[in-house]
Transfer RNA from Aquarana catesbeiana, 72 nucleotides, folded computationally. The sequence is in RNAcentral, with records from Rfam. Its mean pLDDT, the model's own confidence on a scale to 100, is 80. Taxonomically the source falls in Aquarana (Eukaryota, Opisthokonta, Gnathostomata, Euteleostomi). It matches the Rfam family "tRNA". By type it is a transfer RNA. Its family is annotated with triplet codon-amino acid adaptor activity in the Gene Ontology.

RNA sequence: GCGUUGGUGGUGCAGUGGUGAGCAUAGCUGCUUUCCCAGCAGCUGACCUGGGUUCGAUUCCCAGCCAAUACU
Repeated sequence: GCGUUGGUGGUGCAGUGGUGAGCAUAGCUGCUUUCCCAGCAGCUGACCUGGGUUCGAUUCCCAGCCAAUACU
C1' cells in the first nucleotide's frame, strides 16, 4: 500500500429492514439470612462517525476512524 473481518451498556457477547434492542456480568435498592457469602426481585446503563437508499436503517450501500489479520 491493497484485501478480509469486526465496532452494540463499565466488561464479554447475541440479534434483526419496522412495533418494548436482549443475555451474562457489573453498579444500586429491597427481600431472605444472627452476620457475610450465596440466592430471589426490581432499577441504572448501549447500536463508532457522516452521507445515501427506503414510508421506515442498529440492520442494506458508500466514505471516514479504530482494532485484528493475510499478502506485499